Notes:
The RNA shown here (SAM riboswitch aptamer (S box leader)) has 114 nucleotides and comes from Ferruginibacter sp. The sequence was found by an Rfam model in a public genome assembly. Of the family's consensus pairs, 97% are formed in the model.

[in-house]
RNA sequence: UACUUAUCAAGAAAGGUGGAGGGUUAUGGCCCGAUGAUACCUUGGCAACCUGUUAUAAAUUUAUUUACAACAAGGUGCCAAUUCCAUCCCGAUGACAAUCGGGAGAGAUAAGUC
Repeated sequence: UACUUAUCAAGAAAGGUGGAGGGUUAUGGCCCGAUGAUACCUUGGCAACCUGUUAUAAAUUUAUUUACAACAAGGUGCCAAUUCCAUCCCGAUGACAAUCGGGAGAGAUAAGUC
RNA backbone atom coordinates (compact mmCIF):
# COMPACT_ATOMS: atom_id res chain seq x y z
C1' U A 1 0.00 0.00 0.00
C1' A A 2 -4.02 -3.59 -0.74
C1' C A 3 -8.01 -6.92 1.15
C1' U A 4 -11.70 -8.72 5.10
C1' U A 5 -14.79 -7.76 9.45
C1' A A 6 -16.85 -4.34 13.08
C1' U A 7 -17.99 0.65 14.70
C1' C A 8 -18.62 5.93 13.64
C1' A A 9 -25.71 10.85 17.23
C1' A A 10 -22.62 9.35 23.22
C1' G A 11 -18.01 10.74 25.93
C1' A A 12 -13.53 13.53 27.34
C1' A A 13 -9.01 20.04 28.30
C1' A A 14 -5.48 22.60 31.00
C1' G A 15 -0.46 24.45 30.58
C1' G A 16 3.81 25.43 27.34
C1' U A 17 6.20 26.37 22.25
C1' G A 18 4.95 28.95 17.98
C1' G A 19 2.74 32.92 14.87
C1' A A 20 -1.27 32.16 10.28
C1' G A 21 -4.35 30.24 8.47
C1' G A 22 -7.38 25.81 9.80
C1' G A 23 -11.71 22.18 9.87
C1' U A 24 -7.40 15.23 5.78
C1' U A 25 -8.05 15.88 -1.57
C1' A A 26 -11.94 18.92 -4.70
C1' U A 27 -16.48 22.27 -4.98
C1' G A 28 -20.26 24.72 -2.14
C1' G A 29 -22.03 25.87 2.72
C1' C A 30 -21.18 26.53 7.69
C1' C A 31 -17.81 27.15 11.49
C1' C A 32 -12.82 27.79 14.37
C1' G A 33 -8.80 31.56 14.44
C1' A A 34 -4.10 37.58 16.75
C1' U A 35 -9.19 37.15 23.29
C1' G A 36 -3.44 33.20 19.29
C1' A A 37 -6.54 28.69 15.96
C1' U A 38 -4.31 24.26 13.07
C1' A A 39 0.30 21.86 14.53
C1' C A 40 3.99 20.03 18.22
C1' C A 41 5.30 18.94 23.57
C1' U A 42 3.81 17.97 28.76
C1' U A 43 0.13 16.72 32.05
C1' G A 44 -4.76 15.29 32.67
C1' G A 45 -9.05 12.90 30.91
C1' C A 46 -12.77 9.86 27.71
C1' A A 47 -13.98 5.27 25.79
C1' A A 48 -13.65 0.01 25.89
C1' C A 49 -11.68 -2.37 19.64
C1' C A 50 -7.71 -5.81 21.15
C1' U A 51 -6.01 -7.66 26.05
C1' G A 52 -6.50 -9.54 31.28
C1' U A 53 -9.58 -11.38 35.56
C1' U A 54 -14.19 -13.29 37.31
C1' A A 55 -19.29 -15.30 36.76
C1' U A 56 -22.90 -17.88 33.67
C1' A A 57 -24.38 -20.92 29.42
C1' A A 58 -23.32 -24.17 25.29
C1' A A 59 -20.12 -27.39 22.41
C1' U A 60 -16.57 -30.85 22.12
C1' U A 61 -11.16 -32.24 21.61
C1' U A 62 -11.81 -32.47 28.90
C1' A A 63 -8.96 -28.27 28.79
C1' U A 64 -9.90 -25.74 25.11
C1' U A 65 -13.48 -23.06 21.93
C1' U A 66 -17.78 -20.03 21.44
C1' A A 67 -21.58 -16.66 23.39
C1' C A 68 -22.84 -13.15 27.07
C1' A A 69 -22.24 -9.98 31.50
C1' A A 70 -19.31 -7.32 35.16
C1' C A 71 -14.66 -5.31 36.51
C1' A A 72 -9.59 -3.57 35.26
C1' A A 73 -6.93 -0.41 31.90
C1' G A 74 -1.49 -3.42 29.52
C1' G A 75 -1.52 -2.24 23.29
C1' U A 76 -3.97 1.31 20.20
C1' G A 77 -7.34 5.29 19.54
C1' C A 78 -9.75 9.77 20.79
C1' C A 79 -10.65 14.74 23.71
C1' A A 80 -15.01 21.95 18.62
C1' A A 81 -19.27 21.24 15.69
C1' U A 82 -22.97 13.68 13.64
C1' U A 83 -17.04 11.51 10.08
C1' C A 84 -19.24 19.72 10.86
C1' C A 85 -22.98 19.35 6.55
C1' A A 86 -23.92 18.53 1.35
C1' U A 87 -22.10 16.33 -3.50
C1' C A 88 -24.04 10.11 -6.26
C1' C A 89 -28.77 6.90 -6.08
C1' C A 90 -33.77 5.88 -4.06
C1' G A 91 -38.08 7.33 -1.26
C1' A A 92 -41.56 10.82 1.59
C1' U A 93 -43.49 15.92 2.31
C1' G A 94 -43.69 20.25 -0.50
C1' A A 95 -45.19 26.59 -1.54
C1' C A 96 -40.70 23.56 -6.39
C1' A A 97 -37.45 27.11 -2.23
C1' A A 98 -36.37 23.44 0.79
C1' U A 99 -36.87 19.63 4.68
C1' C A 100 -36.68 14.54 6.29
C1' G A 101 -35.42 9.20 5.87
C1' G A 102 -32.60 5.09 3.66
C1' G A 103 -28.49 3.41 0.74
C1' A A 104 -23.86 3.86 -2.02
C1' G A 105 -19.09 6.06 -2.31
C1' A A 106 -15.09 8.31 0.40
C1' G A 107 -12.74 8.74 5.16
C1' A A 108 -11.31 7.54 10.41
C1' U A 109 -10.34 3.81 14.20
C1' A A 110 -9.69 -1.27 15.84
C1' A A 111 -8.65 -6.42 14.85
C1' G A 112 -6.87 -9.77 11.22
C1' U A 113 -4.56 -11.41 6.31
C1' C A 114 -0.85 -10.92 2.09